[in-house]
């Protein structure tokens, strides 16, 4: 330097061959339950879908361009 993959909540991932309010588990906060705690039930907060930029009525998804991390090639 080149070429693949990956990039979504704190963490671990899942998603749609462009469309209605973006999701689970698990952590978190609170109520219920207890004599207190664990277990276990409900609720609830929490996301610029890695950055920027095109395309489009409409982009997490499609193009570019960067960035970062794994590979493989020189």
């Nucleotide at each position: 330097g080149c070429g693949c993959u990956u990039g979504u909540a704190g963490c671990u991932c899942a998603g749609u061959u462009g469309g209605a309010u973006a999701g689970a588990g698990u952590g978190c906060a609170a109520g219920a339950c207890u004599c207190c705690g664990a277990c276990u039930c409900u609720u609830g907060a929490g996301g610029u879908c890695g950055c920027a930029g095109g395309u489009u009525c409409g982009a997490u998804u499609c193009c570019u361009g960067u960035c970062a991390a794994g590979c493989g090639c020189a």